Transfer RNA from Platysternon megacephalum, 73 nucleotides, folded computationally. Its Rfam family is "tRNA". Rfam links the family to the GO term triplet codon-amino acid adaptor activity. The family's RNA type in Rfam is transfer RNA.
RNA sequence: GUUUCUGUAGUGUAGUGGUCAUCACGUUUGCUUAACCCGCAAAAGGCCCCCAGUUCAAAACUGGGCAGACACA
Repeated sequence: GUUUCUGUAGUGUAGUGGUCAUCACGUUUGCUUAACCCGCAAAAGGCCCCCAGUUCAAAACUGGGCAGACACA
């Protein structure tokens, strides 16, 4: 330099163009306990890497950019 793939809560993930973006772990609070752990209940935390386009409507489609991974050179 080229090709392909990936980018979504703190981490890892799901998500056929259409309801308030899913789940697990983690965090916080309450219950429980003498206390901790475990367990139970609840809450907070995202506007989906950035920009533009298509569309009534985009996390998902199209184009460009950025970052990362594999392969080739």